[in-house]
RNA sequence: UGAGCGAACCAGGUGAUCGCUGCUCGCUUUAUUGCGAGGGGAGGAAAGUCCGAACUCCACAGGGCAGAGCGCCGGGUAACACCCGGUGGGGGCGACCCCAAGGAAAGUGCCGCAGAAAAUAUACCGCCUUCGUUUCGUCUUUUGGCGGGGCUGAAGGUAAGGGUGAAAAGGUGAGGUAAGAGCUCACCAGUAGUCCGGGUAACCGGGUUAGCUUGGUAAACCCCGCUUGGAGCAAGACCAAAUAGGGAAGCGCUAAAGGACUGCCCGUCCGAAGCUUUCGGGUAGGUCGCUAAAGGCUGCGGGAGACCGCUGACGUAGAUGAAUGAUCACCGCCUGAUAACCGGUAACGUUUAUCAGGAACAGAAUUCGGCUUACGGGGCGCUCAGACG
Numbered sequence: 001u002g003a004g005c006g007a008a009c010c011a012g013g014u015g016a017u018c019g020c021u022g023c024u025c026g027c028u029u030u031a032u033u034g035c036g037a038g039g040g041g042a043g044g045a046a047a048g049u050c051c052g053a054a055c056u057c058c059a060c061a062g063g064g065c066a067g068a069g070c071g072c073c074g075g076g077u078a079a080c081a082c083c084c085g086g087u088g089g090g091g092g093c094g095a096c097c098c099c100a101a102g103g104a105a106a107g108u109g110c111c112g113c114a115g116a117a118a119a120u121a122u123a124c125c126g127c128c129u130u131c132g133u134u135u136c137g138u139c140u141u142u143u144g145g146c147g148g149g150g151c152u153g154a155a156g157g158u159a160a161g162g163g164u165g166a167a168a169a170g171g172u173g174a175g176g177u178a179a180g181a182g183c184u185c186a187c188c189a190g191u192a193g194u195c196c197g198g199g200u201a202a203c204c205g206g207g208u209u210a211g212c213u214u215g216g217u218a219a220a221c222c223c224c225g226c227u228u229g230g231a232g233c234a235a236g237a238c239c240a241a242a243u244a245g246g247g248a249a250g251c252g253c254u255a256a257a258g259g260a261c262u263g264c265c266c267g268u269c270c271g272a273a274g275c276u277u278u279c280g281g282g283u284a285g286g287u288c289g290c291u292a293a294a295g296g297c298u299g300c301g302g303g304a305g306a307c308c309g310c311u312g313a314c315g316u317a318g319a320u321g322a323a324u325g326a327u328c329a330c331c332g333c334c335u336g337a338u339a340a341c342c343g344g345u346a347a348c349g350u351u352u353a354u355c356a357g358g359a360a361c362a363g364a365a366u367u368c369g370g371c372u373u374a375c376g377g378g379g380c381g382c383u384c385a386g387a388c389g
Stems, first nucleotide, its partner, number of pairs: 001385006009377002012331007020041002023038005043361001047372002050370005055232004062266004067228005072086005087101001088099004102223002107221002109217003124162002126158006132151008170188006189213002191210008236288004246279006258270004295314001297312001299310004333358008342349002
């Protein structure tokens, strides 16, 4: 100097003028109607609506099935599919990053093309043996015997060598064989049993026995284990007003019809004259919920860490067709150019001045804890490469 990795922080400031809005106080008004003063007023993601809850309702209290989620171990948390640490595996030169990480011997399915064959799956090339044929040498009285080579067909043996493929019956070496093969042996790897050591555990390391040794895929269906009511602030509560406490049909009025408890079943409860469906009419207003919250911040302590405990002060928008804005000036930040001083071998750098330009992603709507996505700026720590000293 360049290229990267990781975790945090900020998201402009000050002043003036005008404008909007909530709260408090004062005055005023029929009336939060109007005026004045004071203090406040959009994020780190408010986005996505993907998880988890708080809260509200389903009258109360259940059981089972289905459905859904998670899936190595230990911890954190109100809880979680989140976070922290570790184990195992994968990627990267590295700093670091990623994992949908239980079970393939319960069963079913899938692995295209290529290849002989893709799971109890095979013989394309090749190798060996026998029969057939031919030739050479040699032996023999002859038919012929022995040995070597070539050719082609048939039968048998082989899975070592070669080929295809992401993957093809553990690997290397030796012996053995007609040729081969864990066929046998040595070493190694895997698997299973067993023992020892470390660790809370996942797991790691080591000894020993056994020739036991033919896939992958569950982010395919499935099996196993654990967890799990539903709906959602348009939840829900209250007040006021208006209309036609209207018409029709079915069931029922003999504790029933019907309804509630997510879907189904069981079960429980309501229901004492209504219930369900449908047609038609009225209303669409106001108040609460609505912001003190598992709140953030300072300091101290514990913990490897997520986080926990104690303490102190603070308390930080509440709109409802939807407020939180606009203009100007100065300063700050970023980019570029020019000039000067200084430093340096140089590349270049710091500072100052002037000029020009720029400022990302993006707006609360019940509230929190997360995850994911979008994005500007200045620093911090670390890795790699190059150049100079």